[in-house]
Context: one part of a larger RNA
RNA sequence: GAUUGAACGCUGGCGGCAGGCCUAACACAUGCAAGUCGAGCGGCAGCGGGUCCUUCGGGAUGCCGGCGAGCGGCGGACGGGUGAGUAAUGCCUAGGAAUCUGCCUGGUAGUGGGGGAUAACUCGGGGAAACUCGAGCUAAUACCGCAUACGUCCUACGGGAGAAAGCGGGGGAUCUUUGGACCUCGUGCUACCAGAUGAGCCUAGGUCGGAUUAGCUAGUUGGUGAGGUAAAGGCUCACCAAGGCGACGAUCCGUAGCUGGUCUGAGAGGAUGAUCAGCCACACUGGAACUGAGACACGGUCCAGACUCCUACGGGAGGCAGCAGUGGGGAAUAUUGGACAAUGGGCGAAAGCCUGACCCAGCGACGCCGCGUGGGUGAUGAAGGCCUUCGGGUUGUAAAGCCCUUUCGUGCGGAAAGAAAAGUUCUGUGGUUAAUACCCACAGAAUUUGACGGUACCGCAGGAAGAAGCACCGGCUAACUCCGUGCCAGCAGCCGCGGUAAUACGGAGGGUGCAAGCGUCGUUC
Numbered sequence: 001g002a003u004u005g006a007a008c009g010c011u012g013g014c015g016g017c018a019g020g021c022c023u024a025a026c027a028c029a030u031g032c033a034a035g036u037c038g039a040g041c042g043g044c045a046g047c048g049g050g051u052c053c054u055u056c057g058g059g060a061u062g063c064c065g066g067c068g069a070g071c072g073g074c075g076g077a078c079g080g081g082u083g084a085g086u087a088a089u090g091c092c093u094a095g096g097a098a099u100c101u102g103c104c105u106g107g108u109a110g111u112g113g114g115g116g117a118u119a120a121c122u123c124g125g126g127g128a129a130a131c132u133c134g135a136g137c138u139a140a141u142a143c144c145g146c147a148u149a150c151g152u153c154c155u156a157c158g159g160g161a162g163a164a165a166g167c168g169g170g171g172g173a174u175c176u177u178u179g180g181a182c183c184u185c186g187u188g189c190u191a192c193c194a195g196a197u198g199a200g201c202c203u204a205g206g207u208c209g210g211a212u213u214a215g216c217u218a219g220u221u222g223g224u225g226a227g228g229u230a231a232a233g234g235c236u237c238a239c240c241a242a243g244g245c246g247a248c249g250a251u252c253c254g255u256a257g258c259u260g261g262u263c264u265g266a267g268a269g270g271a272u273g274a275u276c277a278g279c280c281a282c283a284c285u286g287g288a289a290c291u292g293a294g295a296c297a298c299g300g301u302c303c304a305g306a307c308u309c310c311u312a313c314g315g316g317a318g319g320c321a322g323c324a325g326u327g328g329g330g331a332a333u334a335u336u337g338g339a340c341a342a343u344g345g346g347c348g349a350a351a352g353c354c355u356g357a358c359c360c361a362g363c364g365a366c367g368c369c370g371c372g373u374g375g376g377u378g379a380u381g382a383a384g385g386c387c388u389u390c391g392g393g394u395u396g397u398a399a400a401g402c403c404c405u406u407u408c409g410u411g412c413g414g415a416a417a418g419a420a421a422a423g424u425u426c427u428g429u430g431g432u433u434a435a436u437a438c439c440c441a442c443a444g445a446a447u448u449u450g451a452c453g454g455u456a457c458c459g460c461a462g463g464a465a466g467a468a469g470c471a472c473c474g475g476c477u478a479a480c481u482c483c484g485u486g487c488c489a490g491c492a493g494c495c496g497c498g499g500u501a502a503u504a505c506g507g508a509g510g511g512u513g514c515a516a517g518c519g520u521c522g523u524u525c
Stems, first nucleotide, its partner, number of pairs: 001525002004522001007520004013371005020363001021329001026327003030324003035074003040071002043067002047065003050061004081282003090207007099199002104195008112146001114144002121136006152161003166187006174181002208254003215245003220242008257279004261272004284305005307318004335361001337360002343357001344355004374404004384395004408466001410461005423447009469514005474495003480509005490497002
């Protein structure tokens, strides 16, 4: 000099952008953070409507709009947080072969025919609760067989094993139990091939300090066989051999998430890993598996432990390192805010619902950037202050006075553009089709959607009006005099000042440097 997730002191007008628990991976009150689908299903608690009954209080009826709870599907493995652990099971770079991959894209073939249950519900029982038991009824895109089998596997050339589901829209003829069959469109379902995406695995090189850590290793190193996995492999097991690693630093100890990057520096290098992005690890502590395409799963399950809470003492409930917020720790770090309008995500055919992701607002000069605190004129060089050789000098065009302007702020009024494209309805054209229905694509028209926000921006009004401090002045280092003090009180980054004229202490006047900041302390180069 540069730098900072900073803190502290004094001071403080406005705006834009960015960032804001570095400490206790300490404990957490409260609310919210993951749901959705009635176009899978049986139904119908509540709400609105219709119909019926009525003693006018009301009651009945799933008939319609819809829909609590339930069965079922998809999603809760993403998104969000944190950095404890980890020195290599990680990360970075470059390769590799023995793998899986829901949703998505392209393609091939199929979607035939049956069955038995079970929640919800009803009845009964246990319990303070959490919850739970028994009996009975019922549905499905839930579950299980049969048929068929491209591919695959087992046998070993005879053969054997293994799938599926429906739902919605529209409709001319024919049939009909008036539900529909049937046709068609859309969307699902099953098997397989390929792609895309994502994930698992292997190899090599690189990746902090300590030798006052020198030896380490029995599933250890390799082989054969078997098991296991989606998959190679001591991954696991039986048997056999006795290997494997190490001064090119094994093992042990300490420290640490890694990277793109960031800071500094002419570079080489050094330091660092907040925010943003990629990877990893973790989710009260330890362990385990289940489900699933994917987890050994932050807001899932089970077991153990510590802690907290409820209890009728028999037994139960919980996990903010999600967003806010509280206590505690600390030099120190924010609101228990708004909205899903946009972007993105989950579900859904869609409308839509959910979304503390995200977008915004709030708080704090924490940082960077921009703007303002007025402009011109004004010498009787006013008064006052300070100094003085008592002549004067200086503060100083500074003020006053006169003439202007009104950014920002304040008040009043107007008020967007853009962030909005979608969506819905109607019309037209094309495709599909038996069809002018439906559906899909495109075009046009109408209509609707904004948290921020009555914000940005614009106009008007008034009056210089509301807006300057901080550090320093011995040398380094820009800036000097007086008074007080008298090795005292004190200063100090280094050299050093102070013991009676101190430009070095304290005050004043003056000056210098920065400026909504200025200094101090800390960090790194």